[in-house]
c-di-GMP-I riboswitch aptamer from an Actinomycetota bacterium, 90 nucleotides, folded computationally. It was read from a public genome assembly, where an Rfam model found it.
RNA sequence: AACACGAAACGGCAACCCCGGGGAAACCCGGGACGCGCAAAGCCACGGGCCUACCGGAGCGUCGGCUCCCACGGCCGCCGGGCUGCCGAA
Numbered sequence: 001a002a003c004a005c006g007a008a009a010c011g012g013c014a015a016c017c018c019c020g021g022g023g024a025a026a027c028c029c030g031g032g033a034c035g036c037g038c039a040a041a042g043c044c045a046c047g048g049g050c051c052u053a054c055c056g057g058a059g060c061g062u063c064g065g066c067u068c069c070c071a072c073g074g075c076c077g078c079c080g081g082g083c084u085g086c087c088g089a090a
Base pairs, nucleotide, nucleotide: 005088006087012038013037017032018031019030020029021028022027036077042083043082044081046080047079048078049075050074051073056069057068058067059066060065
């Protein structure tokens, strides 16, 4: 010095909730306070998984709609993988 690893330290992110906004929804963005927790809870939808179903398809209907299927949508704080990264004890 690097990799592995994760004691300590400086810090970091921020679950849930509230307000405002976007969206059909899942969910996302901004702000607030609070800290569930996280050594990558930084980034990427590449593989798996999960969520939603606008559009589309099929069926039903009392013709208001309803049911089923479906990502092109979403979740990286579900797992794996890829990229990057602070510190430095054992």